The prediction has a mean pLDDT of 81. A computed fold for a 72-nucleotide RNA from Mycena venus, annotated as transfer RNA. Its Rfam family is "tRNA". It is annotated as a transfer RNA. The sequence is in RNAcentral, with records from Rfam.
RNA sequence: ACAUCCUUAGCUUAACGGUAAAGCAAUCGACUUCGGAUCGACAGAGUAUGGGUUCAAAUCCUCUAGGGUGUU
Numbered sequence: 001a002c003a004u005c006c007u008u009a010g011c012u013u014a015a016c017g018g019u020a021a022a023g024c025a026a027u028c029g030a031c032u033u034c035g036g037a038u039c040g041a042c043a044g045a046g047u048a049u050g051g052g053u054u055c056a057a058a059u060c061c062u063c064u065a066g067g068g069u070g071u072u
Stems, first nucleotide, its partner, number of pairs: 001071007010024004018055001027041004048064001050062003
């Protein structure tokens, strides 16, 4: 330099173009002498970024940024 893939909650991952979902972690409670484990409850992201298509975009197209892999 070129090709290709990825970017969603604090972390790890889901999500036919039609209300963004879970696990762990956090918080509160139960239990416990206290803590841990376990159980219950609860909050948290509008999807890296700008634009486009569409009645409707995390999803399709595209700019930029960051990262992975391959080739030179």